A computed fold for a 139-nucleotide RNA, annotated as glmS glucosamine-6-phosphate activated ribozyme aptamer.
RNA sequence: UCACUAUAGAUAGCGCCUGGCCCUCUAUUUAAAGAGGGUGACGAGGAACAAGGUUUUCGAAAGAUUCGGCGGGUGCCUUGUCGGUCCGAGCGGCCGUUAGAAAAGGGACAAAAUCACAGAGCCCUGAUCAUGCUUAGCC
Numbered sequence: 001u002c003a004c005u006a007u008a009g010a011u012a013g014c015g016c017c018u019g020g021c022c023c024u025c026u027a028u029u030u031a032a033a034g035a036g037g038g039u040g041a042c043g044a045g046g047a048a049c050a051a052g053g054u055u056u057u058c059g060a061a062a063g064a065u066u067c068g069g070c071g072g073g074u075g076c077c078u079u080g081u082c083g084g085u086c087c088g089a090g091c092g093g094c095c096g097u098u099a100g101a102a103a104a105g106g107g108a109c110a111a112a113a114u115c116a117c118a119g120a121g122c123c124c125u126g127a128u129c130a131u132g133c134u135u136a137g138c139c
């Protein structure tokens, strides 16, 4: 340094609950009240680092109270740093470790229903666009 095994922790559509809603009891009927408990987002997708801003991706069958609030946050925007690429270097551009962009076409896909099904993103093909300027280095 690598591989395997075991244990523990983390892994963020995540965590929490003074509202709401539901259940039980006090309790003989209803209501109120009190006490206890439960519920409070179904999966898909998402990370170079830092700071600031921003209520911050996508869709889902009969279901969505999936209401409301608080905290957090892998999203987006701006700036800087680091990295990749344009032979190197400087400037600049585009990107983020799978490190140019992209019309269009195609593909594998979820859970809440042991069946089924989606969009974003991703993968494949890809018209087209971009691949710059300077330079004493390299070929």
Stems, first nucleotide, its partner, number of pairs: 014071004019067001020039007042059003048081007082096005087137001088135004100129002104125004
Notes
Its Rfam family is "glmS glucosamine-6-phosphate activated ribozyme aptamer". Rfam's curators write: This entry contains a glucosamine-6-phosphate activated ribozyme that is found in the mRNA for GlmS. GlmS is an enzyme that uses fructose-6-phosphate and glutamine to generate glucosamine-6-phosphate. The ribozyme catalyses self cleavage of the glmS mRNA that is thought to regulate GlmS activity. Rfam classes the family as a riboswitch. Its mean pLDDT, the model's own confidence on a scale to 100, is 76. The model forms 85% of the base pairs in the Rfam consensus. The sequence was found by an Rfam model in a public genome assembly.